[in-house]
Parts: sequence; structure tokens; C1' cells
RNA sequence: UAGACCCCACGCGGGAGAGCCCGUUCAGUCGGGCGCCGAAGGAGCAACCACCCCCGGAAUCUCUCAGGCAACCGGACCGCGCGGACGAG
Repeated sequence: UAGACCCCACGCGGGAGAGCCCGUUCAGUCGGGCGCCGAAGGAGCAACCACCCCCGGAAUCUCUCAGGCAACCGGACCGCGCGGACGAG
């Protein structure tokens, strides 16, 4: 310094899964029963990392507390843009 990778925020685009019955309603509207989904969040363990030891970090796996099962909203993750921080070169 015009500064990679990585991390964080914002904007745009893409973005899955899972229902039935009864009553009710203009309407999955509202109520009940049973069932189901996992990709907000959360929790748990693990390969692995770290460590003398203890402690610790850790998933798209597992659990389903939460959330969800028409549409809308949301949505891990991916791409692009942009800003911040760090600082290899």
C1' cells in the first nucleotide's frame, strides 16, 4: 500500500422436507386428536484439532426443546456485489 486466504455485516438471486381426520370458517380461518419434517436457533456425541495432564474447539451426523408440514414469511447452504476487521504477499 491498489493488499490474497479466512472471519463478520448488509443487499440481490437461487434455496428442500413433512399430513390426515373431525367440527368450524369466506379462507389452513379457529379448535381438537393422532402423525410427520429438519436446512432458523438450540442441545449432544464424533472423525479431527489443541493439550504434559485437566479443561477446550468441533458437522450438513444425532435429538427434536424451539421451529415447521397450502401460499406468504422464514430458511442452513451456494453465487454475485459491497463494507468492516485481520495481514500473507